[in-house]
Context: one part of a larger RNA
RNA sequence: UGACGGGGGCCCGCACAAGCGGUGGAGUAUGUGGUUUAAUUCGAUGCAACGCGAAGAACCUUACCUGGUCUUGACAUCCCGAGAAUCUCAAUAGGGAAGUGCUCUCUUUGGGAGAAAUUGGUGACAGGUGCUGCAUGGCUGUCGUCAGCUCGUGUCGUGAGAUGUUGGGUUAAGUCCCGCAACGAGCGCAACCAUCGCCAUUAGUUGCCAACAUUAAGUUGGGCACUCUAAUGGGACUGCCGGUGUGUCAAGCAGGAGGAAGGUGGGGAUGACGUCAAGUCCUCAUGGCCCUUAUGUCCAGGGCUACACACGUGCUACAAUGGUAUGUACAGAGGGUCGCAAGCUCGCGAGGGUUAGCUAAUCCCUUAAAGCAUAUCUCAGUUCGGAUAGGAGUCUGCAACUCGACUCCUUGAAGUUGGAAUCGCUAGUAAUCGCGGAUCAGCAUGCCGCGGUGAAUACGUUCCCGGGCCUUGUACA
Numbered sequence: 001u002g003a004c005g006g007g008g009g010c011c012c013g014c015a016c017a018a019g020c021g022g023u024g025g026a027g028u029a030u031g032u033g034g035u036u037u038a039a040u041u042c043g044a045u046g047c048a049a050c051g052c053g054a055a056g057a058a059c060c061u062u063a064c065c066u067g068g069u070c071u072u073g074a075c076a077u078c079c080c081g082a083g084a085a086u087c088u089c090a091a092u093a094g095g096g097a098a099g100u101g102c103u104c105u106c107u108u109u110g111g112g113a114g115a116a117a118u119u120g121g122u123g124a125c126a127g128g129u130g131c132u133g134c135a136u137g138g139c140u141g142u143c144g145u146c147a148g149c150u151c152g153u154g155u156c157g158u159g160a161g162a163u164g165u166u167g168g169g170u171u172a173a174g175u176c177c178c179g180c181a182a183c184g185a186g187c188g189c190a191a192c193c194a195u196c197g198c199c200a201u202u203a204g205u206u207g208c209c210a211a212c213a214u215u216a217a218g219u220u221g222g223g224c225a226c227u228c229u230a231a232u233g234g235g236a237c238u239g240c241c242g243g244u245g246u247g248u249c250a251a252g253c254a255g256g257a258g259g260a261a262g263g264u265g266g267g268g269a270u271g272a273c274g275u276c277a278a279g280u281c282c283u284c285a286u287g288g289c290c291c292u293u294a295u296g297u298c299c300a301g302g303g304c305u306a307c308a309c310a311c312g313u314g315c316u317a318c319a320a321u322g323g324u325a326u327g328u329a330c331a332g333a334g335g336g337u338c339g340c341a342a343g344c345u346c347g348c349g350a351g352g353g354u355u356a357g358c359u360a361a362u363c364c365c366u367u368a369a370a371g372c373a374u375a376u377c378u379c380a381g382u383u384c385g386g387a388u389a390g391g392a393g394u395c396u397g398c399a400a401c402u403c404g405a406c407u408c409c410u411u412g413a414a415g416u417u418g419g420a421a422u423c424g425c426u427a428g429u430a431a432u433c434g435c436g437g438a439u440c441a442g443c444a445u446g447c448c449g450c451g452g453u454g455a456a457u458a459c460g461u462u463c464c465c466g467g468g469c470c471u472u473g474u475a476c477a
Base pairs, nucleotide, nucleotide: 001477002476003474004473005472007471008470009469010468011467012466013465015461016460019425020424021423022422023421026316027315028314029313030312031311032310033309034307035306042053043052064302065301066300067299068298070296073125077124078123079121080120081119082118086097087096088095089094102114103113104112105111106110127291128290130289131288132287136285137284138280139279140278141276143274148187149186150185151184152183153182154163155162156161167178168177169176193268195266196265198234199233200232201231202230203229204228207224208223209222212221213220237262240256241255244254245253246252318418322377323376324375325374326373327372328371334365335364336363339358340357343354344353345352346351384415389410390409391408392407393406394405395404431453432452433451434450435449436448437447
């Protein structure tokens, strides 16, 4: 100087408390451990691994296993040779068809050279998801969006170092003020960025409809006022209150006014010096080592989907604030030409047939669902719950046996609110309800977004956990 303390002081955080809803019990989806297996490819392992890499394992992917093929190789460059390339027959064997393409040159029958493409040979080499993340780059997690981490000059100290950065206040903040042997500065904080909330101007189609006419319908005439769209501006700064309070006449704090918005307006992006030899050699790059008729490469089938069990994360429930039936209302944000598909029609349905429109503010996905109205069920293992199982089908795809999703009929397990323990959340949040997208031929209860309905509680900081500053002790570095 740090680190540590079941030392002290001050402060903060859904850290506790106050509340609401979960997990832990059931079924199931998914990941992991274990076990099994020819193989169940590999990595990730307290927080910070376990719906993680994987934004999608039937083949492919695929790295694993079994069996089979190839050896200058599936891919690249160089050298030599050959013939145009090309198309096709199930095929790597063999054959057929067609025919001498492009550029330059001598020349016009033809010859030579070159570029691209094909093929045979030779070796230099290719290749490796083989090992080492404890040799590395790059990228990432974490403490933590915590308020810290440092430097120059000066001063003090023999020196390691100190000071500044400590102290008194204050703040979300090393934020600001005052004081001070310090004076300044840098990386962080804040601001600058985009988004949501208010207003104005410009613009008015594919958007909108107040007034006029019209229709089944903003459908049409008409209009651009309103909504909306998208560009430019304004707006919030403790700016105003001093005969508001408080505070050191400070920084600020509390209150008020006006205002769409008030004290960082809400939520994002943004992650200092560093820590964990944290993670990744299987994104990529790369040192070293290893394989080179195999640890490379291609193909078929299987496996990654196994199943006495254990754990994590979800979904569905156990019902009446509910289930079922009928009718009826209101979104936002996205996506669409190898696509989205209206309408009509067939089917109980998943879907099939046909075919407008749309490269999209135009057309389509697209009926949002919870909600509301009426009826019924009447507390039961039930008209709750839907696992499991039998049968019949649909779609995607070369192909659904291992191993897809969905539909219809039948079947109708467990489960009556969950021990110890443990998690999330402070407002348009929790809870609840649907909708969309990426990946994707097909496949979501996961992930990423979107809107609808919409709470309760916070006295407070004694305690648990994590963190910041000061101080103290130390047999630690």

The part of an RNA shown here (small-subunit ribosomal RNA, 3' major domain) has 477 nucleotides and comes from an uncultured prokaryote. The coordinates come from a structure-prediction model, not an experiment, and the mean pLDDT is 81.